[in-house]
RNA sequence: UUGUCAGGAUCGGGAGAAUCCGGGGCAGCGCUUGCGUUGGUCUCGGUGCCGAAGGAGCAACCGCCCCGGUAAACUCUCAGGCGCAAGGGACCGUUCUUGGCAC
Numbered sequence: 001u002u003g004u005c006a007g008g009a010u011c012g013g014g015a016g017a018a019u020c021c022g023g024g025g026c027a028g029c030g031c032u033u034g035c036g037u038u039g040g041u042c043u044c045g046g047u048g049c050c051g052a053a054g055g056a057g058c059a060a061c062c063g064c065c066c067c068g069g070u071a072a073a074c075u076c077u078c079a080g081g082c083g084c085a086a087g088g089g090a091c092c093g094u095u096c097u098u099g100g101c102a103c
Stems, first nucleotide, its partner, number of pairs: 002102008011093003018047001020046007027038005048082003054078001055076003061069003
């Protein structure tokens, strides 16, 4: 210097799934001053749902064959998420950078 592997940063792209039901507080509106109303906002509980942060599980295969190692975008949903927006977001690409290995 080149190639390859594993990270970090930057920029761009990036899906899915209830504006569900009920209780309470606050706010707005109406006037009967204590009720009604708005799903506007916060919170609690329940049910349904999603999978692409994270997490967990397993096949083939391999081994020292009791047993163990080992995957995922598959599966499970603990966590997370479910109107729009915001945020998060596996993965893909651009640029830069760190380390290992090989030539």
The RNA shown here (Glycine riboswitch aptamer) has 103 nucleotides and comes from Pseudotabrizicola sp. The model forms 90% of the base pairs in the Rfam consensus.